[in-house]
The RNA shown here (Bacterial RNase P class A) has 409 nucleotides and comes from a Pseudomonadota bacterium. The gene name in the source record is rnpB. The prediction has a mean pLDDT of 77. The sequence is in RNAcentral, with records from ENA. It matches the Rfam family "Bacterial RNase P class A". By type it is a ribozyme.
RNA sequence: CCAGGGGGCCGGGCAGCCGCGGGAAACCGAGGAAAGUCCGGGCUCCACGAAACAAGGGUGGCGGGUAACGCCCGCCGUGGGCGACCACAGGGAAAGUGCCACAGAGAGCAGACCGCCCCAGGCAAGGUCUUCGGGCCUAGUGCGGGGGCAAGGGUGAAAGGGUGCGGCAAGAGCGCACCGGGGCCCUGGCAACAGGGCUCGCACGGCAAACCCCACCCGGAGCAAGGCCAAAUAGGGGCCUCGCGCCGCGGACGAAGGUCCGGGGCAGGGACGUUUCGUUCCGAGAGGUCCGGGUUGGCUGCUGGAGCCUUGCGGCAACGCAAGGCCGAGAUGAAUGGCUGCCUCCGCGCGCCGGUCCUCACGGAUACCGCGCGCGGAACAGAACCCGGCUUACAGGCCCCCUGGCACC
Numbered sequence: 001c002c003a004g005g006g007g008g009c010c011g012g013g014c015a016g017c018c019g020c021g022g023g024a025a026a027c028c029g030a031g032g033a034a035a036g037u038c039c040g041g042g043c044u045c046c047a048c049g050a051a052a053c054a055a056g057g058g059u060g061g062c063g064g065g066u067a068a069c070g071c072c073c074g075c076c077g078u079g080g081g082c083g084a085c086c087a088c089a090g091g092g093a094a095a096g097u098g099c100c101a102c103a104g105a106g107a108g109c110a111g112a113c114c115g116c117c118c119c120a121g122g123c124a125a126g127g128u129c130u131u132c133g134g135g136c137c138u139a140g141u142g143c144g145g146g147g148g149c150a151a152g153g154g155u156g157a158a159a160g161g162g163u164g165c166g167g168c169a170a171g172a173g174c175g176c177a178c179c180g181g182g183g184c185c186c187u188g189g190c191a192a193c194a195g196g197g198c199u200c201g202c203a204c205g206g207c208a209a210a211c212c213c214c215a216c217c218c219g220g221a222g223c224a225a226g227g228c229c230a231a232a233u234a235g236g237g238g239c240c241u242c243g244c245g246c247c248g249c250g251g252a253c254g255a256a257g258g259u260c261c262g263g264g265g266c267a268g269g270g271a272c273g274u275u276u277c278g279u280u281c282c283g284a285g286a287g288g289u290c291c292g293g294g295u296u297g298g299c300u301g302c303u304g305g306a307g308c309c310u311u312g313c314g315g316c317a318a319c320g321c322a323a324g325g326c327c328g329a330g331a332u333g334a335a336u337g338g339c340u341g342c343c344u345c346c347g348c349g350c351g352c353c354g355g356u357c358c359u360c361a362c363g364g365a366u367a368c369c370g371c372g373c374g375c376g377g378a379a380c381a382g383a384a385c386c387c388g389g390c391u392u393a394c395a396g397g398c399c400c401c402c403u404g405g406c407a408c409c
């Protein structure tokens, strides 16, 4: 210098003016994700003797961290990469059930398509003899027949260990060596697991984000949780006072006095119409006092907490402990912003000032680098009870560690 791996951080700065939310004032006022609402908690209410079992859901190598987790750290195993490093839904397939498409001969009580080998010698073929009727021979070749094999080819995601030597008619764990694997034991490790020894020719194909089995965890709903206050000219109930024209009818309740409901006639009042009349409407509540519920609304929950910063100590780390210091939004149609100037970054344009290029020069060119001026832009996104995580989005920039390669010293 090129290519790459891992981790951490920032998320425009300063000044002036104006404005917004909280607060008595001083003063404070968005984020790394405030997002998705996926996981785990705090808090609140509801349900429930406890525990266990069942149902349903979740988690799944081992050890640790944590309030807890499906998160984080360290380690192990498997796979990938030359490497730094990365990925893993990583218990059980010797309890049972199920599935394994297509292709293929055979896919689970394995199988024989091509192929390899052996046997007999039928038909053909070839050779040979012939009295021309046929006979004899061969197994190199073609078509068939009987048998052996599972090495090679082929199919497939997967074909009943792998490589090599021996062996055999050809082959095959058939025999042997090494690797892999099963069983037993030893050693190391808290453990996952690793290493070694003996033994067994190899049994047990794969799939459990298929049912299932094993171990462990989990009650439900959520701040619109929950608590408090509380209007009237809205409405419910109790009591007291005053009032409820006259006459019939029907019904309900009640033992009755009576209370309530419905409807009619007469009288009364109001409105309208061409008013000695007609049509139509109204006629039982009102006031006081007390009680309970509750809408709009207000208060609370509400932000000092598994808090933040610095230092020291323990630990490989996640993290923990101690000391000192600090207080950093609390809105509720919902504040946290706007303008101007300078600087930062990015893009475009102009100048052609300096490089650079063309030219002997004068002069010219502007792709690239720098400079000056002008214009435009500034990622994702935005608290709503709080906290720990995960995931997703993100312009641009900074820092640290490491790997491979090239060149030089």
Base pairs, nucleotide, nucleotide: 001405002404003403004402005401006400007399008398009397010396012343013342014341015340016339017338018337020029021028022027031380035391036390038389039388040387041386042385043222044221045220046219056218057217058216059215060214061075062074063073064072065071076090077088078087079086080085091213092212096211097210098207099206100205113153114152115149116148117147118146119145122143123142124141125138126137127136128135129134161179162178163177164176165175166174180202181200182199183198184197185196186195187194188193226300227299228298229297236291237290238289239288240287241286242285245266246265247264249262250261251260252259253258268282269281270280271279272278273277307326308325309324310323311322312321313320314319344378345377346376347375348374349373350372351371353370354369355368356365357364358363